Source information
A computed fold for a 352-nucleotide part of an RNA from an uncultured prokaryote, annotated as small-subunit ribosomal RNA, central domain.

Context: one part of a larger RNA
RNA sequence: CUGGGCGUAAAGGGCGCGUAGGCGGCAUAGUAAGUUAAGGGUGAAAUCCCGGGGCCUAAACCCCGGAACUGCUCUUUGAACUGCUAAGCUAGAGAUGGUCAGAGGCAAGUGGAAUUCCUGGUGUAGAGGUGAAAUUCGUAGAUAUCAGGAGGAACACCGGUGGCGAAGGCGGCUUGCUGGGGCCCAUCUGACGCUGAGGCGCGAAAGCGUGGGGAGCAAACAGGAUUAGAUACCCUGGUAGUCCACGCUGUAAACGCUGAGUACCCGAUGUGCGAGGUCUACGACUCCUGCUGUGCCGCAGCUAACGCAAUAAGUGCUCCGCCUGGGGAUUACGCUCGCAAGACUAAAACUC
Numbered sequence: 001c002u003g004g005g006c007g008u009a010a011a012g013g014g015c016g017c018g019u020a021g022g023c024g025g026c027a028u029a030g031u032a033a034g035u036u037a038a039g040g041g042u043g044a045a046a047u048c049c050c051g052g053g054g055c056c057u058a059a060a061c062c063c064c065g066g067a068a069c070u071g072c073u074c075u076u077u078g079a080a081c082u083g084c085u086a087a088g089c090u091a092g093a094g095a096u097g098g099u100c101a102g103a104g105g106c107a108a109g110u111g112g113a114a115u116u117c118c119u120g121g122u123g124u125a126g127a128g129g130u131g132a133a134a135u136u137c138g139u140a141g142a143u144a145u146c147a148g149g150a151g152g153a154a155c156a157c158c159g160g161u162g163g164c165g166a167a168g169g170c171g172g173c174u175u176g177c178u179g180g181g182g183c184c185c186a187u188c189u190g191a192c193g194c195u196g197a198g199g200c201g202c203g204a205a206a207g208c209g210u211g212g213g214g215a216g217c218a219a220a221c222a223g224g225a226u227u228a229g230a231u232a233c234c235c236u237g238g239u240a241g242u243c244c245a246c247g248c249u250g251u252a253a254a255c256g257c258u259g260a261g262u263a264c265c266c267g268a269u270g271u272g273c274g275a276g277g278u279c280u281a282c283g284a285c286u287c288c289u290g291c292u293g294u295g296c297c298g299c300a301g302c303u304a305a306c307g308c309a310a311u312a313a314g315u316g317c318u319c320c321g322c323c324u325g326g327g328g329a330u331u332a333c334g335c336u337c338g339c340a341a342g343a344c345u346a347a348a349a350c351u352c
Stems, first nucleotide, its partner, number of pairs: 003324004007306002012320001014202004021195003025089002028086004033082002035078001037076006049066006092192001093189003097184004104178007111155001116150007126137002163170002207248006216242002221237004259319006267297001269295004275289003301308002325352003334345001336343002
């Protein structure tokens, strides 16, 4: 010496389930595979290294001897650790019981406000829109207002650095089906665990296929303005789409730009949900303690700095993914997947 890294410099897989593999709690006995020690065999010669010589005319070269060849194997030995075997334990994990919160998911039903349209009434000359206008709508009666009807989409207030979910994401109300989680008790199982290459599944928006639906909004498109121009920003319209069912696509600044698990290491202060205690009318509130989630501030420590700081970017361990100068290149070619759009995997020449 036996790499260094991944919040922002290149670098955490979008997220989960899980196969192989890797790693794995406490204690006892045995075994002796790994492992320890001693000895034997082997490890050809040459080469490398050391000493001497051919040769005191240097080097190269050559000769002799030694050492070494860090390895393999056999015998004996030890049993702490790892492995294996046997029989156990309960602190990890899981289950049972009790209790609680929640926009977690799927399906069906249903409600009111608002926009638009239609019909009818009142009513008359404007309305709309803008920086200002115009396109546009309106005497075939608009805008405004009242009543009735149709239809689609989204759910004001509550609403909150509030909640739930692995992530994407989830918000009117009711019902049904259903997943996960917290807390309390310590009743049961007895390491059943962690991670996870491949694999399988989920996965916003846009997009695609078939069939519906279509109120509002609105790529494309048309017109009016603005402007030197205006393929824009502003205005009037407006089709895909946005919505539903089924199927596909599989990507995002899929972000906390921070993989998962576990243990340890000061405090202060909000907030969500359980538990115990205090107070009390044995109810609420207040206060205290402990758990779990979610924020803010801050010590040690870390960091290039910014900052992070028990929800770590601190201190350790286990497993996976990824990076290795910029461009070329989220590319070409090839494979796989896809209806297509394209996705995934992924170079080189050349150049600085």
RNAcentral holds the full RNA, with entries from ENA. Model confidence (mean pLDDT): 86 of 100. Rfam family: Bacterial small subunit ribosomal RNA.